This is a predicted structure of a 260-nucleotide part of an RNA (large-subunit ribosomal RNA, domain VI) from a Phycisphaeraceae bacterium. Rfam family: Bacterial large subunit ribosomal RNA. Rfam links the family to the GO terms ribosome and structural constituent of ribosome.
Context: one part of a larger RNA
RNA sequence: CGUUCCAAGUUUGAGAGGAGUCAUCCUUAGUACGAGAGGAUUGGGAUGGACACACCCCUGGUGAUCCAGUUGGCCCGCUCGGGCCACCGCUGGGUAGCUACGUGUGGCAGGGAUAACCGCUGAAAGCAUCUAAGCGGGAAGCCCCCCUCAAGAUCAGACUUGGUCGCUUUAGCGUGAGACCCCUCGUAGACGACGAGGUUGAUAGGCCACAGGUGUAAGGGUCGAAAUACCCUCAGCAGAGUGGUACUAACGGUCGAAAG
Numbered sequence: 001c002g003u004u005c006c007a008a009g010u011u012u013g014a015g016a017g018g019a020g021u022c023a024u025c026c027u028u029a030g031u032a033c034g035a036g037a038g039g040a041u042u043g044g045g046a047u048g049g050a051c052a053c054a055c056c057c058c059u060g061g062u063g064a065u066c067c068a069g070u071u072g073g074c075c076c077g078c079u080c081g082g083g084c085c086a087c088c089g090c091u092g093g094g095u096a097g098c099u100a101c102g103u104g105u106g107g108c109a110g111g112g113a114u115a116a117c118c119g120c121u122g123a124a125a126g127c128a129u130c131u132a133a134g135c136g137g138g139a140a141g142c143c144c145c146c147c148u149c150a151a152g153a154u155c156a157g158a159c160u161u162g163g164u165c166g167c168u169u170u171a172g173c174g175u176g177a178g179a180c181c182c183c184u185c186g187u188a189g190a191c192g193a194c195g196a197g198g199u200u201g202a203u204a205g206g207c208c209a210c211a212g213g214u215g216u217a218a219g220g221g222u223c224g225a226a227a228u229a230c231c232c233u234c235a236g237c238a239g240a241g242u243g244g245u246a247c248u249a250a251c252g253g254u255c256g257a258a259a260g
Stems, first nucleotide, its partner, number of pairs: 001152001005163007015149004021049007033038001051106005059100004066093005071086006110144003117137004165174003178255004182198005203249003206245005213237002219232004
């Protein structure tokens, strides 16, 4: 821009893509078959591999924004307590998120038309013949069925709901469903886009409480010569998590339809 007014939402599915797998065990059955050795077709059931999708409750990984321990050095005048540099200095843990080594799910079943092939009836050709007329069966393959996208499918589909008014004059003013810019953001994301919000507000930050993490801070006291230990103290600190709370920031603008 189009889809023959402007919008918001819900859809149909022309078409396109994905998936489709393999093995072992139990049973049928030591049956059929076979002199024996051996040993099924078929049907039923179970388990697993690889693959695919989703997720983070569990088990782990990461987690240079969290906590603690500790070595050497520099600094805060010194002690104490801290800050910084040394691969994040090294080491032990670890929330959210992201993840696999973790968890869950999937391939099933069924229908239709067929291939090779197997048939029924049956002439040409008194017989025979699956074929010439006619009618069946038949594959991991084909078309459906399952999952995803999908009306620019220009043959541009369908449905629901909302708005299409008043002055004035042929050019404007107001009204107006809705939308956008802008702003606060994230379940989204390279950017657009998508989603949650914008004071009639919990969108983000702050603050409060809690969960989870680390593991008992500083300071003081007690025993001891001291290292250290114990008590106040399951303390102190604390990123992303959950809930609450307007304290801070969401200010301010624009577009918009038959005036039938």